Parts: sequence; structure tokens; C1' cells
RNA sequence: GCCGACGUACCAUAACCUGGUAAUGGACUAGUCUCGAAAACUAGCGUCCGCAAGGACUUGUAGGUUCAAAUCCUGCCGUCGGCG
Repeated sequence: GCCGACGUACCAUAACCUGGUAAUGGACUAGUCUCGAAAACUAGCGUCCGCAAGGACUUGUAGGUUCAAAUCCUGCCGUCGGCG
């Protein structure tokens, strides 16, 4: 230099092919239980605003296509692998 795969909330992964509510587990927080803890169980848990109801935003990044993009297309960045 060329080719390919991958990048999703604190972590690990779904959802992508076939566009339509960002999901599951762990971790974490609170509570129950306990002398106390662990385990178990219950509730909560992406971010911001709001007393609340609710609203806005978020899938590496910048654009494009579309009524609608994590998903399709392009550039760039990063990781890994292959070729030279």
C1' cells in the first nucleotide's frame, strides 16, 4: 500500500441479512431477610430537562438515501486478521 471482519449504555452480547418501541444477562443502587454479611427475593437502573405527567437526545465519527436508519450507501477514525 491492497483486501476483509468488527465498533451498540459501566462490562459482555442481541436486534442488522428482511429499515418501523434500543433488548437480555452481569455489575451497580435501594429494600426484605440476618447479630452482621454473603446468597436468595422484590423494585430500580442509557443520558439530559422536569415536582410530576411528560419531553428531548443516544448504537465509533461525519455525511447521504428514506415518511422513518443501530440496520442500507459513502468518507474518516480505531481494533483484529490476511496479502504484498
Transfer RNA from an archaeon, 84 nucleotides, folded computationally. It matches the Rfam family "tRNA". It is annotated as a transfer RNA. The sequence was found in a public genome assembly.